Molecule: Group I catalytic intron
RNA sequence: UCGUCAGGCUCAAUUGGGCUCACUCAGCAGGAACGCUCAGUGGAAUAUCUGUCAAAGUCGGUGAAAUCUUAUCCGCACAUGCGGAUUGACAAUACCGAGCCAAGCCCUCCGGGGAAGGUGUAGAGACUAGACGGCAGACUCCCCAUCUCUGCUCUGCAGAAAGGGAGAAGGUAUAGUCCAGACCACAAAUCCAUUUUUGG
Numbered sequence: 001u002c003g004u005c006a007g008g009c010u011c012a013a014u015u016g017g018g019c020u021c022a023c024u025c026a027g028c029a030g031g032a033a034c035g036c037u038c039a040g041u042g043g044a045a046u047a048u049c050u051g052u053c054a055a056a057g058u059c060g061g062u063g064a065a066a067u068c069u070u071a072u073c074c075g076c077a078c079a080u081g082c083g084g085a086u087u088g089a090c091a092a093u094a095c096c097g098a099g100c101c102a103a104g105c106c107c108u109c110c111g112g113g114g115a116a117g118g119u120g121u122a123g124a125g126a127c128u129a130g131a132c133g134g135c136a137g138a139c140u141c142c143c144c145a146u147c148u149c150u151g152c153u154c155u156g157c158a159g160a161a162a163g164g165g166a167g168a169a170g171g172u173a174u175a176g177u178c179c180a181g182a183c184c185a186c187a188a189a190u191c192c193a194u195u196u197u198u199g200g
Base pairs, nucleotide, nucleotide: 007020008019009018010017011016021042022041023040024039026037027036028035048138049137050136051135052134053133058098059097060096061095062094063093067089068088072085073084074083075082076081099119100118101117105114106113107112123179125178126177127176128175129174139167140166141165142164143163148160149159150158151157152156183200184199185198187196188195189194
């Protein structure tokens, strides 16, 4: 100086979409913290540490915003156009059935079975690692109906323990390496958007 953004993460590029958090309103449920659902706002502030696991990764199926397109129809224009209906494309991503799975947990007649979670779900994909994932523990904050203990000014109050809750989302590939893609060319499908193969 230019561009982008305005709580956080991310996709896009005609003002946009998705997920999450905080605060506020309403509802459900609970003793309460908290949680779930709907709506609004985004000023402020918050999202801890250590260890451990790295397996399965297959076959099918149902949805989808923004964005892009328009053979066909209608309207306006007279033009190669614009708007609408409709159609499809791509796709951030939301999932379902079967099968399979490391460590840990529950059961077991010790053969195995079960729950949670994962895979399926990258850009077609291969490999390595560990995390924002699974498991174990610690720490911080919040709640206190019931039960237990202690103290007191004792039909109650206070504290502690036990118990309960919170510590977001990002992994439909996160960090990397490779290969693709990206770039160029040919061909095929197609009205188009676009898709597929081959080569450089």